[in-house]
RNA sequence: AGAUGAAAAAGGCAAACUCCGUGAAAGCGGAGGACGCAAAGUCACUGAUCUAAAGGGCGAGCUCCCCAUGAUGGCAGGACUGCCAGG
Numbered sequence: 001a002g003a004u005g006a007a008a009a010a011g012g013c014a015a016a017c018u019c020c021g022u023g024a025a026a027g028c029g030g031a032g033g034a035c036g037c038a039a040a041g042u043c044a045c046u047g048a049u050c051u052a053a054a055g056g057g058c059g060a061g062c063u064c065c066c067c068a069u070g071a072u073g074g075c076a077g078g079a080c081u082g083c084c085a086g087g
Base pairs, nucleotide, nucleotide: 004085005084012037013036017032018031019030020029021028022027035074041080042079043078045077046076047075048072049071050070055066056065057064
């Protein structure tokens, strides 16, 4: 240095839920809070999943159906970066 890993040490992040804000929604942001996480750090490139405002279709109308340009990195792969180092 690399692989591998959490044994040790130093730490880190923060699910559900509650409150406030934001968004059409999915969701996101902040505070509290810890289910868990060796990348639960960053990135929507690929797949997957969620939502359906605008648009389109049926339709008297509501409803319904299609649809991502929206979202999810704590769904999987991939890319980049990172602490420690027993075996």